[in-house]
């Protein structure tokens, strides 16, 4: 220099209008006590700036990982 990628601990969807679901942690049910099994429980969207009535998402900038 180009190219992709950065969203919860982990894994992962979101292509302009309140950021889904999993696994796990936490707490509660249920049990004699587990165990399964249910319900509850969380996100500054890498940083800063910019557009826009609203940005994760659009434009730049920088760090960061890979090729």
């Nucleotide at each position: 220099g180009u190219g992709c990628u950065g969203u919860a601990g982990c894994c992962a969807a979101g292509u302009g209008g309140u950021a889904a679901g999993g696994c796990g942690u936490g707490g509660g049910a249920c049990u004699g006590c587990a165990a399964c099994u249910c319900c509850c429980u969380g996100a500054u969207c890498a940083u800063c700036g910019g557009u826009u009535c609203a940005a994760a998402u659009c434009c730049g900038u920088u760090c960061a990982g890979c090729a």
Source information: A computed fold for a 67-nucleotide RNA from uncultured Eubacterium sp., annotated as transfer RNA. Its Rfam family is "tRNA". The same sequence occurs in records of 2 taxa. The source organism's lineage runs through Bacteria, Bacillota, Eubacteriales, Eubacteriaceae and Eubacterium. The prediction has a mean pLDDT of 82.